About this RNA
A computed fold for a 104-nucleotide RNA from a soil metagenome, annotated as SAM riboswitch aptamer (S box leader). Rfam family: SAM riboswitch aptamer (S box leader). Its family is annotated with regulation of gene expression in the Gene Ontology. About the family: The SAM riboswitch is found upstream of a number of genes which code for proteins involved in methionine or cysteine biosynthesis in Gram-positive bacteria.
């Protein structure tokens, strides 16, 4: 960088450090009752993977990855219905962007 797939569920202690952190934007939350990160131990969870099957499914978890505040926290572009005097707001569909995985 491309392709494809998922992203409403699930899972925390301790140790060191010491202010900024939730990708980015606007919000809104987390943090000196120590957040972010780093290591350890624990976990969740099934992309790879391993078992049974033509399959469709099913059923593991050693191993490689990921994950373990808040739907990806919301949100941003365009649609529809509906509140509204408007300015805007609520749902929902889709789209962008992100993040993970498998492969190119």
């Nucleotide at each position: 960088u491309c392709u494809u797939a998922u992203c409403a569920a699930g899972a925390g202690c301790g140790a060191c450090u010491g202010a900024g952190g939730g990708a980015c934007c606007g919000g809104c939350c987390c943090g000196a009752u120590g957040a972010c990160g780093u290591c350890g131990c624990g976990g969740c969870a099934a992309c790879c993977c391993c078992c049974c099957g033509u399959a469709a499914g099913g059923g593991g978890a050693a191993g490689g990855u990921g994950c373990c505040a808040a739907u990806u926290c919301c949100u941003g572009c365009g649609g529809a219905a509906c509140c509204g005097a408007a300015a805007g707001g609520u749902u929902c569909c889709g789209g962008g962007a992100g993040a993970u995985a498998a492969g190119g």